This is a predicted structure of a 128-nucleotide RNA (FMN riboswitch aptamer (RFN element)). Rfam family: FMN riboswitch aptamer (RFN element). Gene Ontology term of the family: FMN binding. Its mean pLDDT, the model's own confidence on a scale to 100, is 80.
[in-house]
RNA sequence: AAUAUUCUUUGGGGCGAGGUGAAAUUCCUCACCGGCAGUUAUAGUCUGCGAAGGAAGUCUUUUUGAGAUUUCCCCGAAUCGGUGGAAUUCCGAUACCGACGGUAUAGUCCGGAUGAAAAAAGAAAUGU
Numbered sequence: 001a002a003u004a005u006u007c008u009u010u011g012g013g014g015c016g017a018g019g020u021g022a023a024a025u026u027c028c029u030c031a032c033c034g035g036c037a038g039u040u041a042u043a044g045u046c047u048g049c050g051a052a053g054g055a056a057g058u059c060u061u062u063u064u065g066a067g068a069u070u071u072c073c074c075c076g077a078a079u080c081g082g083u084g085g086a087a088u089u090c091c092g093a094u095a096c097c098g099a100c101g102g103u104a105u106a107g108u109c110c111g112g113a114u115g116a117a118a119a120a121a122g123a124a125a126u127g128u
Base pairs, nucleotide, nucleotide: 002128003127004126005124006123007122008121009120010119016030017029018028019027031108032107033098034097035049036048037047038046044096045095053073054072055071056070057069058068059067060066061065078094079093080092081091082090100111101110102109
């Protein structure tokens, strides 16, 4: 120094104003937000990953439920112009997207979640 192992910590943001209504932070007009890694150059929209949802198997407990774990499925959305050696990433313009349950229809409220996780940083001791 690299690699393997274990442990610790960190690890998602956003409804403000007006309108309608019996009731809406959910509808309408404007507003606001953008996880992780990668990339000739900085990304919500490129490539991949994670979260959410579904199915099956295994194990544990228990008694037909619950928990753990593995695999599989599913998994949103962008164009034009400019600069440049290089950018669907920067600059300008105009667009678009956002799980499930609850509730007047929710990316922004409440809930599962004081959870889980991509991943980042650090530490330990041992072998090579």